[in-house]
RNA sequence: CUAACACAUGCAAGUCGAACGAGAAAGUUCCUUCGGGGACGAGUACAGUGGCGCACGGGUGAGUAACGCGUGAGUAAUCUGCCCUCAAGUCCGGGAUAACCCGCCGAAAGGUGAGCUAAUACCGGAUAAGACCACGAAUCAUAAGGUUAGUGGUAAAAGGUGGCCUCUAUUUAUAAGCUAUUGUUUGGGGAUGAGCUCGCGGACCAUUAGCCAGUUGGUGGGGUAACGGCCUACCAAAGCUACGAUGGUUAGCUGGUCUGAGAGGAUGAUCAGCCACACUGGCACUGAGACACGGGCCAGACUCCUACGGGAGGCAGCAGUGGGGAAUAUUGCGCAAUGGGGGAAACCCUGACGCAGCAACGCCGCGUGGAGGAUGAAGGCUUUCGGGUUGUAAACUCCUGUCAAGUGGGAAGAAAUGUCUGUUGGCUAAUAUCCGGCAGAUUUGACGGUACCAUUGGAGGAAGCAUCGGCUAACUACGUGCCAGCAGCCGCGGUAAUACGUAGGAUGCAAGCGUUGUUCGGAAUUAUUGGGCGUAAAGAGCGUGUAGGCGGCUUUGUAAGUCAUUGGUGAAAUCCCUCGGCUCAACCGGGGAACUGCCUUUGAAACUGCAAGGCUUGAGUGUGGAAGAGGAAAGUGGAAUUCCCAGUGUAGCGGUGAAAUGCGUAGAUAUUGGGAAGAACAUCAGUGGCGAAGGCGGCUUUCUGGUCCACUACUGACGCUGAGACGCGAAAGCCAGGGGAGCGAACGGGAUUAGAUACCCCGGUAGUCCUGGCCGUAAACUAUGGGUACUAGGUGUGGGAGGUAUCGACCCCUUCUGUGCCGUAGCUAACGCAUUAAGUACCCCGCCUGGGGAGUACGGUCGCAAGGCUGAAACUCAAAGGAAUUGACGGGGGCCCGCACAAGCGGUGGAGCAUGUGGUUUAAUUCGACGCAACGCGAAGAACCUUACCUAGGCUUGACAACGGUGGCCCGCCCUAGAGAUAGGGUUUUCCCUUCGGGGACGCCAGUGUGCAGGUGCUGCAUGGCUGUCGUCAGCUCGUGUCGUGAGAUGUUGGGUUAAGUCCCGCAACGAGCGCAACCCCUACCUCUAGUUGCCAUCAUUUAGUUGGGCACUUUAGAGGGACUGCCGGCGUUAAGCCGGAGGAAGGUGGGGACGACGUCAAGUCCUCAUGGCCCUUAUGCCCAGGGCUACACACGUGCUACAAUGGCCGGUACAGAGGGCCGCGAAGCCGCAAGGUGGAGCAAAUCUCACAAAGCCGGCCUCAGUUCGGAUUGGAGUCUGCAACUCGACUCCAUGAAGGUGGAAUCGCUAGUAAUCGCGGAUCAGCAUGCCGCGGUGAAUACGUUCCCGGGCCUUGUACACACCGCCCGUCACACCAUGGAAGUCUGCUGUACCGGAAGUCGGUGCUUUAACCCGCAAGGGAGAUAUCCGCCCAUGGUAUGGUCGAUGACUGGGGUGAAGUCGUAACAAGGUAACC
Repeated sequence: CUAACACAUGCAAGUCGAACGAGAAAGUUCCUUCGGGGACGAGUACAGUGGCGCACGGGUGAGUAACGCGUGAGUAAUCUGCCCUCAAGUCCGGGAUAACCCGCCGAAAGGUGAGCUAAUACCGGAUAAGACCACGAAUCAUAAGGUUAGUGGUAAAAGGUGGCCUCUAUUUAUAAGCUAUUGUUUGGGGAUGAGCUCGCGGACCAUUAGCCAGUUGGUGGGGUAACGGCCUACCAAAGCUACGAUGGUUAGCUGGUCUGAGAGGAUGAUCAGCCACACUGGCACUGAGACACGGGCCAGACUCCUACGGGAGGCAGCAGUGGGGAAUAUUGCGCAAUGGGGGAAACCCUGACGCAGCAACGCCGCGUGGAGGAUGAAGGCUUUCGGGUUGUAAACUCCUGUCAAGUGGGAAGAAAUGUCUGUUGGCUAAUAUCCGGCAGAUUUGACGGUACCAUUGGAGGAAGCAUCGGCUAACUACGUGCCAGCAGCCGCGGUAAUACGUAGGAUGCAAGCGUUGUUCGGAAUUAUUGGGCGUAAAGAGCGUGUAGGCGGCUUUGUAAGUCAUUGGUGAAAUCCCUCGGCUCAACCGGGGAACUGCCUUUGAAACUGCAAGGCUUGAGUGUGGAAGAGGAAAGUGGAAUUCCCAGUGUAGCGGUGAAAUGCGUAGAUAUUGGGAAGAACAUCAGUGGCGAAGGCGGCUUUCUGGUCCACUACUGACGCUGAGACGCGAAAGCCAGGGGAGCGAACGGGAUUAGAUACCCCGGUAGUCCUGGCCGUAAACUAUGGGUACUAGGUGUGGGAGGUAUCGACCCCUUCUGUGCCGUAGCUAACGCAUUAAGUACCCCGCCUGGGGAGUACGGUCGCAAGGCUGAAACUCAAAGGAAUUGACGGGGGCCCGCACAAGCGGUGGAGCAUGUGGUUUAAUUCGACGCAACGCGAAGAACCUUACCUAGGCUUGACAACGGUGGCCCGCCCUAGAGAUAGGGUUUUCCCUUCGGGGACGCCAGUGUGCAGGUGCUGCAUGGCUGUCGUCAGCUCGUGUCGUGAGAUGUUGGGUUAAGUCCCGCAACGAGCGCAACCCCUACCUCUAGUUGCCAUCAUUUAGUUGGGCACUUUAGAGGGACUGCCGGCGUUAAGCCGGAGGAAGGUGGGGACGACGUCAAGUCCUCAUGGCCCUUAUGCCCAGGGCUACACACGUGCUACAAUGGCCGGUACAGAGGGCCGCGAAGCCGCAAGGUGGAGCAAAUCUCACAAAGCCGGCCUCAGUUCGGAUUGGAGUCUGCAACUCGACUCCAUGAAGGUGGAAUCGCUAGUAAUCGCGGAUCAGCAUGCCGCGGUGAAUACGUUCCCGGGCCUUGUACACACCGCCCGUCACACCAUGGAAGUCUGCUGUACCGGAAGUCGGUGCUUUAACCCGCAAGGGAGAUAUCCGCCCAUGGUAUGGUCGAUGACUGGGGUGAAGUCGUAACAAGGUAACC
């Protein structure tokens, strides 16, 4: 910086009496006849004539895109008051007029009439040069022209003041005069200032491309100080423009200022230069100068006065007011200084200026104290409770004295001018006056009693602000709990926030600090210096070619560019250097440098340009050859499809994942023959060819374009690129006319589907084809513009030439030109490119500058339309994007594994019951676990207890722990009340020492106190520990090296092999670790040792290994052995290994167990334990009784028992293993149908006991039934455990005898001593097992194989995923908000054209009116000249009509954007489930 918005009040421009006339009053004093008069005041004030000034100074930036500004030239096209200098003058006259006085009009402002008067006011005449005009001449010359001399004509004036008497006149002194000074007139010159012209420079928009009639030029005339269409008449038809005219928008310009390394970018406050403006618009007058800020006239708007008739005004001067605004000061002092105006001067005026006031607004300087001071005080904060920190900080001791306050002193800024005195020079007749110099005295200060100095007392009166997650220096506590809030970006906040708020502490600055806004920087992020365009934004679809830009070798000239040099300029201030002045600094002054620019002088001639000449290598022409789907037109061919006709032939054909619609008995499909029609050209055919691109494919002919090779004859730079422009340009589409076989948008039908306006199928119209005309776009792609030159190679292929060779064709070598692949250097963000560059350079064009909005809107233009080209903004986001990496994922691929599928066996799902869960119920049904990996899980065992839940009754230092202190002695037992907890009462009563008074100790009880105990209360998403799971899957990593800009890669990939990242080979890797395997345990064989409680072959003995005896065997339990692909053969790479075999108890990991890598799931557990934080504290703690966890319409999981004859029942009979046992296992015997009771031997167990194993085997019955299957349920009677079996135990006996006849969809386990089946034991436990953990008995079937389902491993591929597919994500609809387009219209601003009208005013005409000076005239009067008026041209505001354009608004309407959890679908990303896209 906003309102160039409006302004009350005061001040901001006057001055001169030495140009002129007139001329008071108050007051003082004197005189007075008291009426008055004189003097001073005073020739003063006020006013007037006249002169000069008012065009400077001061303000503002509205307008202006312009010669307005800057810079440099020009003026031979000009002016210039006051000032300086030179020359010459200043003579003779005249008539008025204001003031004043008188009268009239008006409210006022003001006006008018008569009369008087002066001038440096006005006028006439004279004179006048080198001035001006005309004429001819000379000379200079850059065009018009300049300069010089000559002849003729024209044109001037004003006095004032001081002094003097030399000359003249009166003669005291004055006048003429003289003198001094000042003014005045003419001319020349200077200085200063101004006008005008030109080159160059500096804003944006092309969605402004054409503009212009006084327009461009000429001639005549007018006008101006002056050139000029500046104006006018006539003539000609020009002039400007892509190097941006015209139009629109914005803007005062510059020196400078800010920033930046610079180049630049932004800006134009203060100071300085220029311009413009002065309420808005127009106009002139005066003047040297104005079209005039504080002058005039007119019009308009506004304000004020008014007697309503009429008048007055212009702060963008200084103060000040209102208003606007986020925001900007005193109605101050003074002319003392500097400067300006007037004046001779004194002096006057001066809101310029100098000062003061207000505001930390900026810059600079200073202070708020300094030194010592540890018990590291108190307090605060924090803490792991030990401490730490605030912190030498404070207190305290010793000092200092700035600023502030008091007292006292106190500047510089003052130089002049004037006056006086002295002295001196000049003029002069003069010692006068005047002018000048020098010396002395005197006079003048707003600021201000200010700066400064001295002194007094005393640390006393003087520190804040921001920040503390990263960037960015500085951390903790509490509060809060996605709340409140923070935030510049990233982002914090959902109960442990260094990010919010507060506190303590810390950090940074400091009389300031922080925020906001703005500009530059960083940003190489508009890239001249200094960027890019394959994939990130960006090469036009392609060519021809205009302007323009750029351009081969060489000679000569020129000198525009270039370089050097000279001179001028580049104002001052500023910046920089240096020196100096305020105590320092800021600030100020002196000097220097610089101002990178423009003009100019003189040179140079390499390069560029220009002119002239030459050359051949660029380019082109020629001659001779070559290849080709290059283009256009005409003709022609066969195969196939469809249709038509005819024959044969019969029931289907066709189509699909499967079907159906459709076709077919009116004869299809199939097949044979004949015919018609249209379209396209298989094989050849090839990262082969041609073309500028689009594109071009049967064959023949005609016409035609381009390319390549060889030769080197000709031209002689003729070249490259190419803004505009012009042409070509796939498919689709459009218009008109044909044609139409096949295919086939739309459409119809059939399927699919939740739907299916799709994918699939059956049909089918436009179209596809031809001719003519439009359209002009594509992922028009090599996503790579064109040209030239240079820079390793290798290997294909098309065309040509040469060499070698050959009889010839090949092969081979060289070369030119195309077209591919690989690759070095180099480049690249990487991928990749790499003589066909994306390398190295040059030239030209096009294009880009975050995503979305949007290739949209508006405008323009093209098109018949569809639409194309050009092409924004508001708003919104912090990203969008590229390449590559690691993962994860794929209804991608390859390899491999697993009871994963398949092959089998047996189950679950159906029934009854058991058990767990959900749900429901309830006072409570305590809690946890929820896909696999919750659900016979925590729980290895809820009647009380457990128990955490509910109801009721109680306790409050507590059921339990520590300490202090007091009293007592406990414990135990008994009685009473009570549901019990509990309460009351009774009884009993420890040890040691002792001076016998007492003291002490252990443990317990009671009362009390302190800090505390206690919590299965919350948070497993604050944690430790433990556990589950992927998964016993074969993986997960590291060091060094290497590669990569990096993330990362390599190793770990590859070829084999394995159960295995197991091993071998290879390899820029070499090694290593955690995993695998092995080491450990059980089991299978053997040996040795040792034999009791075990065993018994031999001997004896017994009912019995019972006993003697023995330790051979079995067995027990210690130590060993054994198995290692060790051996053989084959395969394999001579490897690893695989296959087969031998031997062996066992063979390729013999079988089983323990053992679980890096990690994942915020997996589970705060209710095992531990633990941070939070919460409760007469309760969420503790005690107790009863109840509940056991409920029951229902749903699910896991099991048991079955449905029977491979079975059930009865009888007989055989064979285990592994375990348990003293509050225990409990034998024999006896009792009971049985559960069990009794009994008590034996046994702390290879001894005794639980303990009879069962299936099996033998014999018998049952005979396919709801049964002699099945056992639920219920009734009755009991047993056992236990204080206690009602809620709610197990078992026994008698009776009862339900469902169930092998189980839908679906689903589970198992690969061998396994499944299946049979029983036995154990933990927990008073009692309670279909669950769990173990044990042995009997003992199968099947595996072709890896296509599919599930899970997993490795490699690879794609990705828009990374919370990783349970991912991501699109569009409509609905809702809210925001900005925007269209729109019938409505409104404002700006502006064009035509016409009307025309104030003031200049100019022109007129001149009835009026008229002093001059002329004629005695006068009257006339003339000359002037002038009122009127007329005309021009013209402001205004009016009418009609356009253009910016903007505002507008019912309704279009899309767009944004918005934690709306609706519908699933389009895209994986082969995204129909590849995607243009």

The RNA shown here (small-subunit ribosomal RNA) has 1478 nucleotides and comes from an uncultured prokaryote. The prediction has a mean pLDDT of 83. Rfam family: Bacterial small subunit ribosomal RNA. Gene Ontology terms of the family: ribosome and structural constituent of ribosome. RNAcentral holds the sequence, with entries from ENA.